[in-house]
RNA sequence: GAUGAACGCUGGCGGCAUGCCUAACACAUGCAAGUCGAGCGGCAGCGCAGUCUUCGGACGGGCGGCGAGCGGCGGACGGCUGAGUAACGCGUGGGAAUCUACCCCAAAGUGAGGGAUAACGCACCGAAAGGUGUGCUAAUACCGCAUACGGUCUUCGGAUUAAAGUUUUAACGCUCUGGGAAGAGCCCGCGUACUAUUAGAUAGUUGGUGAGGUAAAGGCUCACCAAGUCGACGAUGGUUAACUGGUCUGAGAGGAUGAUCAGUCAGAUUGGAACUGAGACACGGUCCAAACUCCUACGGGAGGCAGCAGUGAGGAAUAUUCCGCAAUGGGGGAAACCCUGACGGAGCAAUGCCGCGUGCAGGAUGAAGGCCCUCGGGUCGUAAACUGCUUUUAUAUGAGAAGAAUAUGACGGUAACAUAUGAAUAAGGGACGGCUAACUACGUGCCAGCAGCCGCGGUCAUACGUAGGUCCCAAGCGUUAUCCGGAGUGACUGGGCGUAAAGAGUUGCGUAGGCGGCUCGUUAAGCGUGAAAUGAAAUUUAUCGGCUCAACCGGUAAACUAUUUCGCGAACUGACGGGCUCGAGAGUAUGAGAGGUUACUGGAAUUUCUAGUGUAGCAGUGAAAUGCGUAGAUAUUAGAAAGAACACCAACGGCGUAGGCAGGUAACUGGCAUACAUCUGACGCUGAGGCACGAAAGCGUGGGGAGCGAACCGGAUUAGAUACCCGGGUAGUCCACGCCGUAAACGAUGAAUGUUAAUUGUCGGAGGUAUCGACCCCUUCGGUAAUAAAGCUAACGCGUUAAACAUUCCGCCUGUGGAGUACGGCCGCAAGGCUAAAACAUAAAGGAAUUGACGGGGACCCGCACAAGCGGUGGAGCGUGUUCUUUAAUUCGAUGAUAAACGAAGAACCUUACCAGGGCUUGACAUCCCUAUAACCGAAAUACGAAAGUAUUUUUUCAUUUAGUUGGAUAGGUGACAGGUGAUGCAUGGCCGUCGUCAGCUCGUGUCGUGAGAUGUUUGGUUAAGUCCAUCAACGAGCGCAACCCUUGUCGUGUGUUGUAUUUUUCACACGAAACUGCCUCUGCAAGGAGGAGGAAGGAGGGGAUGAUGUCAGGUCAGUAUUUCCCUUACGUCCUGGGCUAGAAACGCGCUACAAUGGCCGGUACAACGGGCAGCGAAACAGCAAUGUGGAGCAAAUCCCAACAAAGCCGGUCCCAGUUCGGAUAAGAGGCUGAAACUCGCCUCUUUGAAGUCGGAAUCGCUAGUAAUCGCAGAUCAGCACGCUGCGGUGAAUACGUUCCCGGGUCUUGUACACACCGCCCGUCAAACCAUGAAAGUCAGGAGCACCCGACGUCCGAAUUUAUUUCGGCCUAAGGUGAGCUUGGUGAUUGGGGUU
Repeated sequence: GAUGAACGCUGGCGGCAUGCCUAACACAUGCAAGUCGAGCGGCAGCGCAGUCUUCGGACGGGCGGCGAGCGGCGGACGGCUGAGUAACGCGUGGGAAUCUACCCCAAAGUGAGGGAUAACGCACCGAAAGGUGUGCUAAUACCGCAUACGGUCUUCGGAUUAAAGUUUUAACGCUCUGGGAAGAGCCCGCGUACUAUUAGAUAGUUGGUGAGGUAAAGGCUCACCAAGUCGACGAUGGUUAACUGGUCUGAGAGGAUGAUCAGUCAGAUUGGAACUGAGACACGGUCCAAACUCCUACGGGAGGCAGCAGUGAGGAAUAUUCCGCAAUGGGGGAAACCCUGACGGAGCAAUGCCGCGUGCAGGAUGAAGGCCCUCGGGUCGUAAACUGCUUUUAUAUGAGAAGAAUAUGACGGUAACAUAUGAAUAAGGGACGGCUAACUACGUGCCAGCAGCCGCGGUCAUACGUAGGUCCCAAGCGUUAUCCGGAGUGACUGGGCGUAAAGAGUUGCGUAGGCGGCUCGUUAAGCGUGAAAUGAAAUUUAUCGGCUCAACCGGUAAACUAUUUCGCGAACUGACGGGCUCGAGAGUAUGAGAGGUUACUGGAAUUUCUAGUGUAGCAGUGAAAUGCGUAGAUAUUAGAAAGAACACCAACGGCGUAGGCAGGUAACUGGCAUACAUCUGACGCUGAGGCACGAAAGCGUGGGGAGCGAACCGGAUUAGAUACCCGGGUAGUCCACGCCGUAAACGAUGAAUGUUAAUUGUCGGAGGUAUCGACCCCUUCGGUAAUAAAGCUAACGCGUUAAACAUUCCGCCUGUGGAGUACGGCCGCAAGGCUAAAACAUAAAGGAAUUGACGGGGACCCGCACAAGCGGUGGAGCGUGUUCUUUAAUUCGAUGAUAAACGAAGAACCUUACCAGGGCUUGACAUCCCUAUAACCGAAAUACGAAAGUAUUUUUUCAUUUAGUUGGAUAGGUGACAGGUGAUGCAUGGCCGUCGUCAGCUCGUGUCGUGAGAUGUUUGGUUAAGUCCAUCAACGAGCGCAACCCUUGUCGUGUGUUGUAUUUUUCACACGAAACUGCCUCUGCAAGGAGGAGGAAGGAGGGGAUGAUGUCAGGUCAGUAUUUCCCUUACGUCCUGGGCUAGAAACGCGCUACAAUGGCCGGUACAACGGGCAGCGAAACAGCAAUGUGGAGCAAAUCCCAACAAAGCCGGUCCCAGUUCGGAUAAGAGGCUGAAACUCGCCUCUUUGAAGUCGGAAUCGCUAGUAAUCGCAGAUCAGCACGCUGCGGUGAAUACGUUCCCGGGUCUUGUACACACCGCCCGUCAAACCAUGAAAGUCAGGAGCACCCGACGUCCGAAUUUAUUUCGGCCUAAGGUGAGCUUGGUGAUUGGGGUU
């Protein structure tokens, strides 16, 4: 785009079309084929004349006419349907051996006779349908006779063959013959679906002779003879199907289709058959058989809607039991006329096409209302209302056609016309994520749902549902189904096959077929051109015309791309004939080679055996063990046997069609190359089928068997180890003969021919040059390799050995899986091979390349990463945090590294978020409104209460003003609101952790690539560093690195209060200097590196702050902020008490120790950072002490904390013990803070004196003023520090080095990974579902074969009673029997497959 459509929602009008696609299923009822009295005898019914009459009526073919009958013509047309048919059925073009009623033309005739019969009458049978007997009668019915223009036959003499009348003015008929028109029958060429998993078919089959038969040729039929005929150019079989003009689509070529209209064919319930006839083997005729339905008196009969309506059934689905013969056409008739469900019309259906309408103009306060909103507004929207106008349509009325040639109008009072009324009667459907035109709100929350594909929905859905708005089409709009297109996705036009699907394993030989070198001549099949005929009409296209337009209809023209015939042409192809040599082949000469087959033969090695020497191991592995060995192995010497394979040469090498081929010699034998240009003269290329060859494994028979070695047996390894490793070992490997026929049989690249830049290696020839000669060098032919131009390719890559450019021929492919499977067939001894589907499932599978990530891949480099060291943790007790458990509550968060002395720089109340109980409800806190008060606030007291609070009393008591008030305060009230440590860190901001202080992460322009992307950023050096240098299709730049900042170390200058030792020095503050590989040596292109000097400091001097792009949906809604949701007399708020401090158990971080480098006692020395007014608090005094009294001084370089810091040093004691170590636990007595130390603080004194004797597996920190060790200060804080943050004192050891562990960086490589190896993914098993194969069988269908029976009927024959007769025979439908074939359904069970 289209449709004979259907379904959903909706629906105003008209015109023109169309309307059972399914059950060729069954049919009630009515109608659809009759007509002629001018062929005939007649008169049932109606009417009339006439006659009779008892007035009821009767008679009445005499007339109009006419039922039934005889006869004629027509029922073979028209109408319906598409079952069958793959065919001369259809289409197209031809042909000869034919027929034709009615019609036209022409010629000739139409004489004279005969006998019957229906109707009818009578009698009878039957339920009916119908029938029997007898008697009468007519014809255009039937039959002789005559005639014969003509016809037929013929032995050419002859024989034979017709007719019908009616009525009379004239005509219509009849008979015979010839011709025409139109129709019909027959034959032929070409075209006409799928299937080879159908390859052979055929006996009247093919042909001939003769006969029969037909309208007609013919095996059409028969007798005889011959053995043919068809078939890979697809016979035969199977399945499907009416064919065509056309229709739909498409640029076309094509593809699909065959409704309506038109041509042909076929059919009429199923099957068979003939009769009549001009024509039928007959839709509304006959006979028979079968199924079904109906009637019946049970004896017997009737029927055929695939005609028009209509009914049932089937189905998603398809109309009225209408009007009329007025028109057109048909039948009959002389005609009038009759008949006509053909036809003309109307009805039903938006089924389709076309046309029209549902108003038009003005109208802003942009009304109301809806929706959205940033609350300003926007939008529906000039839309509405309102004002004016119009009347297509509608309704009513009036008048009213054409279609009709003389008459006749179903449609129809219709079309068209006029008048009136009045915006009056008339809009929906789908869509709005992309494709694809059109967006917002709410609801929902992976639910409900949507979906053509991709996909949407898990709490902000433009995708679901609703609404508003918008878009598209419009009396329709969508959906479904089907066809074509897009699809170059079956490729003729117009595709491919190295890696995506696809070159058969090989071509040796080669059939059919296809294609084929140069040249001359002939021909004219192909080809070209011209002419002619046909290609029906309709359709299509162009144009003109008619309905108001259009659809529709008509006229004219074109076209119908095709077929046939005839003429001409001769370039090309073909055919025929002649010639040529370059293709091909032969010849001569030479050459290389693991080419093949057979026979013979050689040495090394292995193993075994024999003998000797010799002694304890051998063998094997990552390490072992099994195994062999004291019965003498391994080793070694000598000899023997057997089988298999051939080191070095050896190669990127050679040969062969491929598979493949390797010691040597001989015989036989195939192919190849080069040179010469001697011969033949296109002999060629390819090659469906076919023949042949074809690694390894395997099979059969017979040999052989050294080594190796599936299976198998041991030993190891391992969680296991039916493996990898080890020790053995059978088939096999070898030979002969015969099978098998497959491989990643690969160059994943079919064969042949020609053309198209170069360079190089190598193998085999030839020629030249050169030389004494051999090399070298040059040219050329053939092979085999490596780079690479052009070109090609999706890219990778190929590139004279093409995957380039062309030609010829063959093979093969068409998404993935199912599946190279099933079934069938062929081959095979088997294993199995070849050929080769479908159902079903699915949106990808696949190729090449890119960026990452990953690897028990590679290279390089770094890091307390390992190593080298020092000290710890893990064991004990205690402190603290966490899990788990418990609990009314043990609030919450953090959970590998990156949670766990973390948030918390400090839970007795408070904090506090948790629990129990008691209270409040505009609230503990903020703003606004209303009312009231003159106060409020503050102070005090009383009662109740655990407190919060409730209630009462006393006391104190505003400002301003225009005199209305206003401001502030309090109380009460009302509702907006307050409030929430309630949820979501996966809605967020901000901040933080981590990789990681790792050296990376990017951009612009250019260049390369179809592109993703690459380059830069790689490479070579160097560095702590993408730091720098060199090089380079890159050149630059940004964020990171470094530097700038702070601190510390040296010096200088300035200042110096409260510091100080008053020229120097220490200390404090401020400013400045100094370090840059600057200098020297060596090295390097350079960057830089190594060493040295000087210097306080040397190569970044030490430390800190500083954290790129990003990753982990990392952490935090409980710090604050914040979206959304939730609570609102409670999830808010106040209070008392409790809990966060529990305790079987586990883990993390620490403290103290286990002691002599120590404990205890005494003496003695040296810091720094800091803090202090609700504070630090001195001296002095009291106390064993904690502490108390005290209060000087100090808002601090001044005073205090603060001590004399501790370790250290000096001296003493202890003497290796669970101790004079260790201090837990516990008892008692005190102190401090604080309303308050019970749950639950810290400190002091006396006493008690637990575990613990250096810590398993494992694991942590640290490279120098570091580790270790020692003390001091601060924050938080009423009090509480083994934690944290700082400060100084003492002060080490070690680093060979980068193999390994961990982490990271750069380059490279592989990848089927990309939520990226914590990835992906295979198979069994288990479960559910789906389709399918096999299966004992079973059911149904189809086509044939053999036989039996055999109706009707044609034909033949016979009989007689000569008939509408009977009998017999051939053939045959239907039926039956039998054995097979084939198709489909179903089937316990079973096989694999697919999905989850």

The RNA shown here (small-subunit ribosomal RNA) has 1396 nucleotides and comes from an uncultured bacterium. The prediction has a mean pLDDT of 83. The RNAcentral record of the sequence draws on ENA and SILVA.